[in-house]
RNA sequence: CGAGCAGACAAGACAGCGGCGUGCGGCCGAAAGGCGCGCAUGAGGAAAGUCCGGGCUCCACAGGGCGGGAUAGCUGCUAACGGCAGCCGAGGGCGACCUUAGGGAAAGUGCAACAGAGAGAUACCGCCCGCCGUCCCGGCGGGUAAGGGUGGAAAGGCGAGGUAAGAGCUCACCGGCGUUUUGGAGACAAAGCGGCCCUGUAAACCCUAUCCGGAGCAACACCGACAGAAGGCGAUACGGCGGCCCGUCGUGCCUUCGAAAGCGUGGCUGGAGCUGUUGGGGCGACCCACAGCCAAGAUAGAUCGUUGUCAAAUACAGAACCCGGCUUAUAUGUCUGGUCGCAGA
RNA sequence: GCUGCUAUGGCUCAGUCGGUAGAGCGCGUCCUUGGUAAGGACGAGGUCACCAGUUCGAUUCUGGUUAGCAGCUCCA
Numbered sequence: 001c002g003a004g005c006a007g008a009c010a011a012g013a014c015a016g017c018g019g020c021g022u023g024c025g026g027c028c029g030a031a032a033g034g035c036g037c038g039c040a041u042g043a044g045g046a047a048a049g050u051c052c053g054g055g056c057u058c059c060a061c062a063g064g065g066c067g068g069g070a071u072a073g074c075u076g077c078u079a080a081c082g083g084c085a086g087c088c089g090a091g092g093g094c095g096a097c098c099u100u101a102g103g104g105a106a107a108g109u110g111c112a113a114c115a116g117a118g119a120g121a122u123a124c125c126g127c128c129c130g131c132c133g134u135c136c137c138g139g140c141g142g143g144u145a146a147g148g149g150u151g152g153a154a155a156g157g158c159g160a161g162g163u164a165a166g167a168g169c170u171c172a173c174c175g176g177c178g179u180u181u182u183g184g185a186g187a188c189a190a191a192g193c194g195g196c197c198c199u200g201u202a203a204a205c206c207c208u209a210u211c212c213g214g215a216g217c218a219a220c221a222c223c224g225a226c227a228g229a230a231g232g233c234g235a236u237a238c239g240g241c242g243g244c245c246c247g248u249c250g251u252g253c254c255u256u257c258g259a260a261a262g263c264g265u266g267g268c269u270g271g272a273g274c275u276g277u278u279g280g281g282g283c284g285a286c287c288c289a290c291a292g293c294c295a296a297g298a299u300a301g302a303u304c305g306u307u308g309u310c311a312a313a314u315a316c317a318g319a320a321c322c323c324g325g326c327u328u329a330u331a332u333g334u335c336u337g338g339u340c341g342c343a344g345a
Numbered sequence: 346g347c348u349g350c351u352a353u354g355g356c357u358c359a360g361u362c363g364g365u366a367g368a369g370c371g372c373g374u375c376c377u378u379g380g381u382a383a384g385g386a387c388g389a390g391g392u393c394a395c396c397a398g399u400u401c402g403a404u405u406c407u408g409g410u411u412a413g414c415a416g417c418u419c420c421a
């Protein structure tokens, strides 16, 4: 210098003018409320998708089982997780490094289209042996998975011995499986022994292990207009029925029940919170301590417009109960640490 | 805001334990008729919304994306 890898961060700043939401204060008003006067504050790294997990609230709930769902190497982190960290195995890359739904097919069932003789057990061609017809050759019976052909997959692979021809039939090496020892916290690794050699598919049913009650802030709680039911208080009042009394109905008050208009109120933001060139533990995720800070809370829904300077400010996009993750979208720019190649010292 | 569902010819829909996808209507050509309709014969038309993964093989199974639809403001 070129190519490439991994990680972290910013997501405009400052000033002028104008505008909007919220909180506190102020002013006006008897109050309801109004003014918009002062101060403070006002979207994100994903606020998104709603894919996981938790808080919170209500409902259900003795305990257990069936059914259903989720997860799947090991050890940790965490409130929890399908997340994260480190490690193991497998695969890719010269390398930095990247990817990985990575338990069980030797419990059982299903499926493997087409092709092919044969798809989970086989003899089509070929090879070999025997018998018969009997020179070539053909037929019948048997052996054989080494060779040909089909297929994604065909009897562990390959070489030698062996054999009528062959075959783990025997042996060396390699792969798998089982078993023993050693190392490791474990996944696992290394070495030895045993011919044990068994198709693939579980993101097919299934088996094993672990976990899971349901619903969601339109949850839930409260206020409570209009119309209503039951009981009680009445010797007194008024009105209807009636000429009058009794009686009865309605009007009144109290208690209880019930109903539920409403763009009503709370829930609503101080929390598994944020910051730290602080101290400590850990490889790390993270944890402990200390100090400092309070930073949207709307409800027709605010968080903006414009001008100037900085090279430019242009992307994806906008809270709606909150939090931890994942996934997806994203202009421009900055920084850090490795790797490979070329050249020079 | 929360919850659930769907996507297959031009339209309406089938498609189950994964093996190259059909039906009805519509469209085109031909036959039939003096002509049309009806009827008959033949045919065209599909990135199974998109992108990855599992598998020998995906409309189907798994994950993600996009678009559309429906339900829930006292309870049911």
Base pairs, nucleotide, nucleotide: 001341002340003339005337006336007335008334009333010332012310013309014308015307016306017305018304020042021041022040023039024038025037026035027034028033044316048327049326051325052324053323054322055321056216057215058214059213068212069211070210071209072208073087074086075085076084077083088102089100090099091098092097103207104206108205109204110201111200112199124148125147126144127143128142129141130140131139132138133137156174157173159171160170161169175197176196177194178193179192180191181190182189183188220266221265222264223262228257229256230255231254232253233252237251238250239249240248241247273293274292275291276290278289279288280287281286346417347416348415349414350413351412352411355370356369357368358367364401372388373387374386375385376384394410395409396408397407398406